[in-house]
A computed fold for a 266-nucleotide part of an RNA from Sediminibacillus albus, annotated as large-subunit ribosomal RNA, domain VI. Its Rfam family is "Bacterial large subunit ribosomal RNA".
Context: one part of a larger RNA
RNA sequence: CGUUGGAAGUUUGAGAGGAGCUGUCCUUAGUACGAGAGGACCGGGAUGGACACACCGCUGGUGUACCAGUUGUUCCGCCAGGAGCAUGGCUGGGUAGCUACGUGUGGAAGGGAUAAGUGCUGAAAGCAUCUAAGCAUGAAGCCCCCCUCUAGAUGAGACUUCCCAUCAUUUUAAAUGAGUAAGAUCCCUCAGAGACGAUGAGGUUGAUAGGUCCGAGGUGGAAGCGUGGUGACACGUGCAGCUGACGGAUACUAAUCGAUCGAGGA
Repeated sequence: CGUUGGAAGUUUGAGAGGAGCUGUCCUUAGUACGAGAGGACCGGGAUGGACACACCGCUGGUGUACCAGUUGUUCCGCCAGGAGCAUGGCUGGGUAGCUACGUGUGGAAGGGAUAAGUGCUGAAAGCAUCUAAGCAUGAAGCCCCCCUCUAGAUGAGACUUCCCAUCAUUUUAAAUGAGUAAGAUCCCUCAGAGACGAUGAGGUUGAUAGGUCCGAGGUGGAAGCGUGGUGACACGUGCAGCUGACGGAUACUAAUCGAUCGAGGA
C1' cells in the first nucleotide's frame, strides 16, 4: 500500500515445511519343519541405541555485582577492622538465568489408492490362461491421520463484538480538506520478549520497575564484648552476620502533564 466504511478479537485452511530409523531379549515354542544337526512364519510383551523436540523438579556444569578462607603488597595515623592491586590474586562453595552429562515426550496405531508379486472369474483361441471386459489381495514407499507456519490464498475467505451518519469548500463526486467516534500510537515504567523494529505486562481507577519489609535459597557462625589460654587460638553472646537476578507484601521513588493518528461507507 492492497484486501471497497473504520476498528478489536476469534478462526477456516488452498498451500508449504517437519517427522518417518532400528537392535536385543522374553513368550508363542524347542512348537511347525527336519533322520539329525538345527530351527521358524504369524502374533503378544519387555528393554535399549541413534535422532528430534521440550524443560530445569532431580544429578551436575557455569554463575567476573553472593558468602567464606587465605598469600604478597599499598593505603585508611597505630591496634582491631577494612579497601585497592596481583588471571574474579588464589582456594572452597553457590541463587536466578543459561545449560547436558540430567529429566520428560515422540516415531506408533488406523484409513484410502497402489508397485513388484499373488489370485478369482474369463474369452479372443469349445481347451488353457491373473486380463482383453470385470473383481480381489499386496510395501519402511504415495495420499490422509500426527506436529508447525499460513488469507499478499490479489481467488486477499469466515464469525463475533464496537463506532456512527459531523462541519467547510467547489471541478457536484466513490471529490478534497478539517475536527472527531470506536480504536490505536507517540511518550514513559518494564520483561515470560528482544540486535533494532516487533511481542507481551503496565502507566495513579496503578504493584510495571526500583526501593523498603517479610520470606525462599546461598554461605557457614559477622563485628564488638566477655571467658579460657604465655601464645597461636578456642568457646559464649548466636544455626549468627552478610546476601545479584527468585516469591510475596507495601505507593516511599519513577510511570506527570499531554500530543498525534484514526470512519462518514456507488